[in-house]
This record gives sequence, structure tokens and C1' cells, in this order.
RNA sequence: AUCUGAAAAAGGCAAACUUAUCCGAAAGGGAAGGACGCAAAGCCAUGAGCCUAACCACUGGAAUUCCAGUGAACGGUUGUCAGGCUGCCAGG
Repeated sequence: AUCUGAAAAAGGCAAACUUAUCCGAAAGGGAAGGACGCAAAGCCAUGAGCCUAACCACUGGAAUUCCAGUGAACGGUUGUCAGGCUGCCAGG
């Protein structure tokens, strides 16, 4: 420098769910608990996917600051995948 993660050690993270109801229109996020899992489940929304649709556009409605539908990320998700950067232990 590179490959691998069978065994071991030291540590690390924390899904569902619960509590509380802090942020958000929502998706989602934050806090405390929790322990399904994770060798990058460390960091970065750059590409794809997925979720949401407040604002916006269009369409309709006896409708003019209203309602409904459709579209759409400029909102999210890195514990969906890819890519970039960094990194512990052990072994080859």
C1' cells in the first nucleotide's frame, strides 16, 4: 500500500417500539429510554431510487382570500443503492 472479516479483544453506533410533545404543512427530524441489527449503521444529498406536496402550475366545482383532483422538490431519506473523503482491531 492492498485484500479479507472466520475467531478474539477494546470500544462504538442504535431499527421497531415506548415516553415526552421540541421543530415541521407533511414526509421527516431532535430528546430520553430501548436493542433489530451494523466493520464504516463515521462524514458528504453528488447520481439513481423511495417518501412527502406547504408554496407553485394546471383542471374542475354557483367558485372571486374557498374546496377537490392532477403534476411538480426548491422538503426529506446515507439503517435503499452507487460515488467521494476518513477510520479501530485482527488476519493474509
Molecule: c-di-GMP-I riboswitch aptamer
Organism: Planococcus massiliensis